[in-house]
Context: one part of a larger RNA
RNA sequence: GCCUACGAGUUACUCCUCACUGGCGAGGUUAAGUUCUUAAAUAACGGAGCCGUAGCGAAAGCGAGUCCGAAUAGGGCGUUCAGUCAGUGGGGGUAGACGCGAAACUUUGUGAUCUAUCCAUGGGCAGGUUGAAGUUUUGGUAACACAAAAUGGAGGACCGAACCCGUUGACGUUGAAAAGUCUUGGGAUGACCUGUGGAUAGGGGUGAAAGGCCAAUCAAACUGAGAGAUAGCUCGUUCUCCCCGAAAUGUUUUUAGGAACAGCCUCGGAUAUAAAGAAGUGUGUUAGAGGUAGAGCUACUGAUUGGGCUAGGGGGCUUCAUCGCCUACCAAACCCUGACAAACUCCGAAUGCUAACACAUAUCUCCGGGAGUGAGGCUACGGGCGCUAAGGUCCGUGGCCGAGAGGGAAAUAACCCAGAUUAGCGACUAAGGUCCCCAAUCCAUGGCUAAGUUGAAUAAACGCGGUGGGACUUCUAUAACAGCCAGGAUGUUUGCUCGGAAGCAGCAAUUCAUUUAAAGAGUGCGUAACAGCUCACUGGUCGAGAGGUCCUGCACGGAAAAUAAUCGGGCAUCAAGCCAUGAACCGAAGUCCUAAAAUUGCACCUUAAGGUGUAUAUUGGUAGGGGAGCAUUGAAAACAGCGUUGAAGAUGGUGGGCGACCACUGUUGGAGCGUUUUCAAAAGAAAAUGUAGGC
Numbered sequence: 001g002c003c004u005a006c007g008a009g010u011u012a013c014u015c016c017u018c019a020c021u022g023g024c025g026a027g028g029u030u031a032a033g034u035u036c037u038u039a040a041a042u043a044a045c046g047g048a049g050c051c052g053u054a055g056c057g058a059a060a061g062c063g064a065g066u067c068c069g070a071a072u073a074g075g076g077c078g079u080u081c082a083g084u085c086a087g088u089g090g091g092g093g094u095a096g097a098c099g100c101g102a103a104a105c106u107u108u109g110u111g112a113u114c115u116a117u118c119c120a121u122g123g124g125c126a127g128g129u130u131g132a133a134g135u136u137u138u139g140g141u142a143a144c145a146c147a148a149a150a151u152g153g154a155g156g157a158c159c160g161a162a163c164c165c166g167u168u169g170a171c172g173u174u175g176a177a178a179a180g181u182c183u184u185g186g187g188a189u190g191a192c193c194u195g196u197g198g199a200u201a202g203g204g205g206u207g208a209a210a211g212g213c214c215a216a217u218c219a220a221a222c223u224g225a226g227a228g229a230u231a232g233c234u235c236g237u238u239c240u241c242c243c244c245g246a247a248a249u250g251u252u253u254u255u256a257g258g259a260a261c262a263g264c265c266u267c268g269g270a271u272a273u274a275a276a277g278a279a280g281u282g283u284g285u286u287a288g289a290g291g292u293a294g295a296g297c298u299a300c301u302g303a304u305u306g307g308g309c310u311a312g313g314g315g316g317c318u319u320c321a322u323c324g325c326c327u328a329c330c331a332a333a334c335c336c337u338g339a340c341a342a343a344c345u346c347c348g349a350a351u352g353c354u355a356a357c358a359c360a361u362a363u364c365u366c367c368g369g370g371a372g373u374g375a376g377g378c379u380a381c382g383g384g385c386g387c388u389a390a391g392g393u394c395c396g397u398g399g400c401c402g403a404g405a406g407g408g409a410a411a412u413a414a415c416c417c418a419g420a421u422u423a424g425c426g427a428c429u430a431a432g433g434u435c436c437c438c439a440a441u442c443c444a445u446g447g448c449u450a451a452g453u454u455g456a457a458u459a460a461a462c463g464c465g466g467u468g469g470g471a472c473u474u475c476u477a478u479a480a481c482a483g484c485c486a487g488g489a490u491g492u493u494u495g496c497u498c499g500g501a502a503g504c505a506g507c508a509a510u511u512c513a514u515u516u517a518a519a520g521a522g523u524g525c526g527u528a529a530c531a532g533c534u535c536a537c538u539g540g541u542c543g544a545g546a547g548g549u550c551c552u553g554c555a556c557g558g559a560a561a562a563u564a565a566u567c568g569g570g571c572a573u574c575a576a577g578c579c580a581u582g583a584a585c586c587g588a589a590g591u592c593c594u595a596a597a598a599u600u601g602c603a604c605c606u607u608a609a610g611g612u613g614u615a616u617a618u619u620g621g622u623a624g625g626g627g628a629g630c631a632u633u634g635a636a637a638a639c640a641g642c643g644u645u646g647a648a649g650a651u652g653g654u655g656g657g658c659g660a661c662c663a664c665u666g667u668u669g670g671a672g673c674g675u676u677u678u679c680a681a682a683a684g685a686a687a688a689u690g691u692a693g694g695c
Base pairs, nucleotide, nucleotide: 001695002694003693004692005691006690011095012094013093015092016091017090018089019088020087021086022085023084024083027051028050029049033045034044035043055062056061065077066076067075068074098236099235101233105226106225107224109222110221116200117199118198119197120196121195122194123193124192125190127159128158129157130155134151135150136149137148138147139146163187164186165185169182170181171180202218204214205213206212239629240628241627242626243625244624249262250261251260252259253258263373264372265370266369267368268367269366270365278363280361281360282359283358284357285356286355287354288353294347295345296344301341302340306336307335308334310331312330313329314327315326316325317324376401377400378399379398380397381396382395383394384393385392406417407416408415421596422595423594424593426592427591428590432586433585434584435570436569437568441583443582444581445580446579447578448577454572455571462557463556466554467553468552469551470550471549472548473547474546475545483541484540485539486538487537489514490513491512494508495507496506520535524533525532597619598618599617600615601614602613603612604611605610630684632681633680634679635678636677637676638675639674641673642672649668650667651666652665653664654663655662656661
């Protein structure tokens, strides 16, 4: 992992509540018990008690009233409305209360054969090395001291086996092993190692101390019990079909992943039974409240550009002081001008809201039973926070996902189209498409693009003599523009400055004047300064357009990202790209057609159950509510049921039912089993890291 079996809303109660069914009904009902009978139910008696028929008050008490109160005021609760017993079902309560699951807590015991420390008594340590004290002899001393040589054999001494340990590296890692093997290493007469027997026990021991160890278990061992501890948490929770169908919000919460109440869903009843009662929704008309968007500010509050005018101040001049004058300084108020505001408004919409009426539609509301939800998300628009950042966050108004399948967007919850009852090898369309992959035009007309731009995500400032369109304007057959030929001079090297300054470092300027077809006291290059080249300007040649500004379409550069590139791919250039217009076609679970089913409403038939017809009706669906069924096991009754002429079970086939499932039949099997009605449940498995067994 698979298969098989088992595996989760149960049971109890003098409890509460609601619905349905039945009995009796201003009443309803017995409990314990007793009696009769029986195989067991049962039946009869039993009225204690309980609920209801009257309430109010703390109570005395009063009573259709009562309480507070001085009150005959006022107010609170009542006075109208049928209950009760039993059965069944939906919820709640108390119990383990749908199932499994803690870590823990308390308590009774069991453990020191592992390991920690201790006690008692035993055992073990090859071989080699070093050579302390002491002693002896000799030397030496007055005697000591001292020296040397022998002897001696000390040491938590040295090297190194056994033994003990576990430093390094590798292997091993479903191992040979729930801690090892190999290599290398430390101690190896000691605080050494070890045998046997014994001691210390769980908030306790023991610890050369690591929270270590106390039987593969230790920041409190293990076993039984309390015990089915508790779990606002996680996971799981078993057959079918039909109808409806949410929420992720508000307030509060030792509350935030939980809950209570409200909101939203469902079922029943009522207003209300075919009527217009109506309070819902939509459209229209009319009448309203309001201060948003916008706008405005010489209409306020505040902020504010430039100018004018002018208080006040600063600065300057003047004065012994005052007075006074000037001001490209600061600046109130006022005037002109420009412009700003969520907490400004002289103004002021659209929507939305309220009301009346008309039309359309069929919803809305109240009471009661049952819920779930109370983590939401994306998108468009209006905003706050943030960086007018975020697949960000917080509100509001819609849509969608959630709980929504189908078509399109290559793939892709939310975007675009569109809401799936079932069947069809029918038709028309939506979004989107029509060269091939791939259904349908390589369709038609007119332009644009040359960048593979582009071909369904994506870029700016800026740059640009790429190219198309438009507008305005200047020059031009009295010859433009471009090219080519020629000139481009003189006073003069203007003056100043300067080492030099001659058109061309810099400064000044009446930048002048002359000759001219024209030629600057000079446009750029150049020289140390000159020189030289060139331009403006003019003539000739040539012979038809040339230049400038602005607007705009499509292109170009700007353009860098991490594994290989690409429009989804192939590929595409008067496109299969872009813009505009047109025609046709394809294209969905949309719509239509054909057939069928169910739900609801209505009509008719029918004793009823139900049947028939009809509707431009309805039939996606998570949590959840409601309805109707199938199967399993057992009980009772019926079938004067089936069965060795073959039951159950197993395994094939055929048919029926929307389905859970059912019927018939072949083979196997070899003794029990079914149908109908009613009742009762140990009543349905794919999931729980489910449990057991098998493979």
Molecule: large-subunit ribosomal RNA, domain II
Organism: Arachidicoccus terrestris